The part of an RNA shown here (small-subunit ribosomal RNA, 3' major domain) has 455 nucleotides and comes from a metagenome.
Context: one part of a larger RNA
RNA sequence: UGACGGGGGCCCGCACAAGCGGUGGAGCAUGUGGUUUAAUUCGAAGCAACGCGCAGAACCUUACCAACCCUUGACAUGGGUAUCGCGGAUCCAGAGAUGGAUCUUUCAGUUCGGCUGGAUACCACACAGGUGCUGCAUGGCUGUCGUCAGCUCGUGUCGUGAGAUGUUCGGUUAAGUCCGGCAACGAGCGCAACCCACAUUUUUAGUUGCCAUCAUUCAGUUGGGCACUCUAGAGAAACUGCCGGUGAUAAGCCGGAGGAAGGUGUGGAUGACGUCAAGUCCUCAUGGCCCUUACAGGUUGGGCUACACACGUGCUACAAUGGUGGUGACAAUGGGUUAAUCCCCAAAAGCCAUCUCAGUUCGGAUUGGGGUCUGCAACUCGACCCCAUGAAGUCGGAAUCGCUAGUAAUCGCGUAACAGCAUGACGCGGUGAAUACGUUCCCGGGCCUUGUACA
Numbered sequence: 001u002g003a004c005g006g007g008g009g010c011c012c013g014c015a016c017a018a019g020c021g022g023u024g025g026a027g028c029a030u031g032u033g034g035u036u037u038a039a040u041u042c043g044a045a046g047c048a049a050c051g052c053g054c055a056g057a058a059c060c061u062u063a064c065c066a067a068c069c070c071u072u073g074a075c076a077u078g079g080g081u082a083u084c085g086c087g088g089a090u091c092c093a094g095a096g097a098u099g100g101a102u103c104u105u106u107c108a109g110u111u112c113g114g115c116u117g118g119a120u121a122c123c124a125c126a127c128a129g130g131u132g133c134u135g136c137a138u139g140g141c142u143g144u145c146g147u148c149a150g151c152u153c154g155u156g157u158c159g160u161g162a163g164a165u166g167u168u169c170g171g172u173u174a175a176g177u178c179c180g181g182c183a184a185c186g187a188g189c190g191c192a193a194c195c196c197a198c199a200u201u202u203u204u205a206g207u208u209g210c211c212a213u214c215a216u217u218c219a220g221u222u223g224g225g226c227a228c229u230c231u232a233g234a235g236a237a238a239c240u241g242c243c244g245g246u247g248a249u250a251a252g253c254c255g256g257a258g259g260a261a262g263g264u265g266u267g268g269a270u271g272a273c274g275u276c277a278a279g280u281c282c283u284c285a286u287g288g289c290c291c292u293u294a295c296a297g298g299u300u301g302g303g304c305u306a307c308a309c310a311c312g313u314g315c316u317a318c319a320a321u322g323g324u325g326g327u328g329a330c331a332a333u334g335g336g337u338u339a340a341u342c343c344c345c346a347a348a349a350g351c352c353a354u355c356u357c358a359g360u361u362c363g364g365a366u367u368g369g370g371g372u373c374u375g376c377a378a379c380u381c382g383a384c385c386c387c388a389u390g391a392a393g394u395c396g397g398a399a400u401c402g403c404u405a406g407u408a409a410u411c412g413c414g415u416a417a418c419a420g421c422a423u424g425a426c427g428c429g430g431u432g433a434a435u436a437c438g439u440u441c442c443c444g445g446g447c448c449u450u451g452u453a454c455a
Stems, first nucleotide, its partner, number of pairs: 001455002003452003007449007015439002019403005026316008034307002042053002064302006073127001077126002079123006087104007107117003129291002132289003138285002140280003143276001145274001150189006156165003169180003195268004200236007209226003214223002239262001242256005318396001322355006334344003362393001367388007409431007
């Protein structure tokens, strides 16, 4: 100087408390461990691995296993020789890769010279190739402490020196934010602001948008209009600006006015110096090592989907604040080649009827049968529909998680990847709460101080 303390002081955070809803019990989905297996490819491991890489494993993917093949190779550059196209169709053997047979086609330029370009085949060698190892050799990217308020430098001063000072102190702030003081004076990276979206309004522009007024129609359909809604460009607006109190006449804090919005308006993007030899050599790049008729390459089939069990994350429930039947409105994001035109477009809510507390008209697992779709192909191993079947489950031990407002909870909708496959991920809107006395305690963090046999 740090780090640590079941030392002290001050402060903060859904950290506790106050509340609401869950997880842990059940069934299923999904990931992981373990076990099994020819193989169950590999990585990720407290927080910060475990619906993670995977925005989607039937083949492919695919890296794993078995069998069958291939060796200048699936791909690149270079040399030599040959051919002139490359290619296409049919048949045979085979699981296919592949091997064989037949037919067809016969490149461009040209100085007419295989001369130039291009393509294919063969030969030999340099080489190709490796999702093989090392993330403890690395780049790049990422997580985490943490959007925490810190981390430093120049000059000066102090100290023999390591270092200190500044950055401490008194207030204040979300903030090393600002004010005041001070052997310090300044500065940099961070904070804040500048950026995007939302909330108000003015103006410009009215088509594909809108319809108050005037006609018209089944219908903004048509004439007409651009006021309103809306769209998308440019502005305005919020700054503690105004008032009162408080404070040191400061920074600020408390209350009020006006205002669509008030003290960072709300949300996002933005992540300092560094820490964890954190993660990734399987995105990519790359040093070294290793393989080279194989650890490279091709194909068919299998596996990644196994199943005594254990854990994580979710979905659906256990019902009457409900189930079922009928009726019944109202969105936004986004997508569809173009399209404010057309299409995809809700559910919960509300109203009526029924069920009457049961393992039930709750719950839907599992199983049998029949079909639909995608795709060469649904056996291993897809999704969906119909009929039948109707399991566990009556609110969950110890423990534990999320959330402070349009949030939690609840309801549906869309998108990416994708032939097909969503309870996942990322977005969108509808309905819409409760509680916060407070900082004693648990956890994490910041500043000052103190002890130390630690570095």